Background: This is a predicted structure of a 274-nucleotide RNA (Archaeal signal recognition particle RNA) from a Candidatus Woesearchaeota archaeon. Lineage of the source: Archaea > Nanobdellati > Candidatus Woesearchaeota. Its mean pLDDT, the model's own confidence on a scale to 100, is 76. It is recorded under the gene name ffs. The RNAcentral record of the sequence draws on ENA. The model forms 95% of the base pairs in the Rfam consensus. Its Rfam family is "Archaeal signal recognition particle RNA". By type it is a non-coding RNA gene.

RNA sequence: CGGGAGACUAGGUUGGCGCGCCAGCCCUGCGCUGUUGCACCAUACGGGCUUCAUGGGUGGACCGAAGCUUGAGGGGCGGUCUGGUAUUGGCCUGUAGGCCUUUGCUAAAGCGUUGAGUCUCUGUCCUGCAGGGUUAGCAUUUAUGGUCAAAGUGUCAGGUCCGGAAGGAAGCAGCACGAAUCGUAAGUGUUUGCGCUUGGAGGGUAGCGGAGAGGAGCGAUGGCGGAGCAAACCGAAAGGUUCAAGCCUUACCAACUUUCAGGCGCGUCUCCCG
Numbered sequence: 001c002g003g004g005a006g007a008c009u010a011g012g013u014u015g016g017c018g019c020g021c022c023a024g025c026c027c028u029g030c031g032c033u034g035u036u037g038c039a040c041c042a043u044a045c046g047g048g049c050u051u052c053a054u055g056g057g058u059g060g061a062c063c064g065a066a067g068c069u070u071g072a073g074g075g076g077c078g079g080u081c082u083g084g085u086a087u088u089g090g091c092c093u094g095u096a097g098g099c100c101u102u103u104g105c106u107a108a109a110g111c112g113u114u115g116a117g118u119c120u121c122u123g124u125c126c127u128g129c130a131g132g133g134u135u136a137g138c139a140u141u142u143a144u145g146g147u148c149a150a151a152g153u154g155u156c157a158g159g160u161c162c163g164g165a166a167g168g169a170a171g172c173a174g175c176a177c178g179a180a181u182c183g184u185a186a187g188u189g190u191u192u193g194c195g196c197u198u199g200g201a202g203g204g205u206a207g208c209g210g211a212g213a214g215g216a217g218c219g220a221u222g223g224c225g226g227a228g229c230a231a232a233c234c235g236a237a238a239g240g241u242u243c244a245a246g247c248c249u250u251a252c253c254a255a256c257u258u259u260c261a262g263g264c265g266c267g268u269c270u271c272c273c274g
Base pairs, nucleotide, nucleotide: 001274002273003272004271005270006269007268008267011063012062013061014060015033016032017031018030019029023050024049025048026047027046038059039058040057041056067264068263069262070261071260072259073258074257075256078253079252080251083248084247085246087245088244089243090241091240092239093238097234098233100228101227102226103225104224105223106222107221110218111217118213119212120211121210122209123208124207125203126202127201129199130198131197132196133194134193136191137190138189139188140187141186142185143184144183145182146181147180152177153176154175155174160169161168162167
């Protein structure tokens, strides 16, 4: 000096990018992409920073003198932007047509002389007027029932008092009355509302009901056609609109990958071999 083995240290790796936020950078958010490959704590009324900004704090794993890094170029996931495209959806216009009106033919039924369409009157309906009935509330009267301490009035057994007696007096409880209060029933008055009702007046009558006139048709449904079609609604087709998606395109960024050329670093100790 070279090679091999082991130990160690400095150090390295443990992702990158875009959008958003921001004067700007990083993180917490969202997305894309890559790897064998970290964990926990705080952060939007934010957290750490200032172009050497590419996070802050705590801990771990691997590699280990291994590596880190700059510039230029190629491919390129993905993203932002420019312009275009009617392909799909949405929206707008809205033709034909539908719907609707009328009419012809037709089909099978139906209703109808136990009376069709039609016509007249009328009830049901509405608004006033005069009554009745009734619901509810209030007031009041009467009757009745309950409660009712003390006091009041009447009557007062027993007992008490006076009296020789006859008799008399006061009087408790009880009973009755009265008053108060609560309830029930009936009546009256008044207010209010009616799935009620009478009379009368006016209005209305699509439908349903009733009465009458009259006497032979009637009204729907389906199919195929003709004509019309004011408005509304539906609306195949067609046209329009970049609103959303898709596709193409312009510029830029760009994970990842690749080529070339640079910069920094390549240290310490022990053992063995030449």